[in-house]
Transfer RNA from a Nanobdellota archaeon, 71 nucleotides, folded computationally. Its mean pLDDT, the model's own confidence on a scale to 100, is 82.
RNA sequence: GGUCCUAUAGCAUAGUGGGAAUGCACACGACUGAAGCUCGUGCCACCGGGGUUCGAUUCCCCGUGGGGCCA
Numbered sequence: 001g002g003u004c005c006u007a008u009a010g011c012a013u014a015g016u017g018g019g020a021a022u023g024c025a026c027a028c029g030a031c032u033g034a035a036g037c038u039c040g041u042g043c044c045a046c047c048g049g050g051g052u053u054c055g056a057u058u059c060c061c062c063g064u065g066g067g068g069c070c071a
Stems, first nucleotide, its partner, number of pairs: 001070007010024004018054001026042005047063005
């Protein structure tokens, strides 16, 4: 330099055009003499910009970060 893959919550992942989900973590409550376990409730996210579309986390382009291959 070329090419391919990838970016979703504090962490790990699902979702793939029309309601953003789960587990762990965190906060509060229940339970307990007190903790732990367990149960309930809550909090928090689609890498940035542009395009297509009635509508984009999803499709396309560019960029940025990460990873692989070739030179």

About this RNA: It matches the Rfam family "tRNA". It is annotated as a transfer RNA.